[in-house]
């Protein structure tokens, strides 16, 4: 002196997944977000059997090629100058679950609060509108 890589802290992204308070600890109890069930009214006049049931969570849906892995595209979703909207650019466009059963629902009523990444610098495009401040 360059490159990697750990392991702590901090700062950040995604996501409901953040914080507080007890416990030695295991754990456990709250707040705050978040989810599913569940009335009248509306909605549906239909479902389901006959081997294609029906549903949920999420942004992850649907087209084509392909023997196949995989490729192209898309609905849709996110991006650290902390507003908002177009446009631009770079990204993602899975995955798991319930179990024959569930439409919206108030009152109740069950649960969830995981996991992934990136940085120590870079970024610091463009229009329009609005707040603020002077």
């Nucleotide at each position: 002196c360059c490159g990697g890589g750990a392991u702590c802290g901090c700062c950040g992204c995604u996501u409901a997944a953040u914080c507080g308070c007890c416990u030695c600890a295991g754990g456990g109890c709250g707040a705050g977000c978040c989810g599913g069930g569940g009335a009248a009214c509306c909605a549906a006049u239909g479902u389901u059997c006959c081997u294609u049931g029906g549903g949920g969570u999420g942004a992850a849906u649907c087209c084509g090629c392909g023997a196949g892995a995989g490729c192209g595209g898309u609905a849709g979703g996110g991006a650290u100058c902390a507003c908002u909207u177009c446009c631009a650019u770079c990204c993602c466009g899975a995955a798991c679950c319930c179990g024959u059963c569930a439409g919206c629902u108030a009152a109740c009523u069950c649960g969830g609060u995981c996991g992934g990444c990136g940085g120590c610098c870079g970024a610091c495009g463009g229009a329009a509108g609005g707040a603020a401040a002077u």
c-di-AMP riboswitch aptamer (ydaO/yuaA leader) from Paractinoplanes toevensis, 134 nucleotides, folded computationally.
NCBI's taxonomy places the organism under Bacteria, Actinomycetota, Actinomycetes, Micromonosporaceae, Paractinoplanes.
The model forms 92% of the base pairs in the Rfam consensus.
It was read from a public genome assembly, where an Rfam model found it.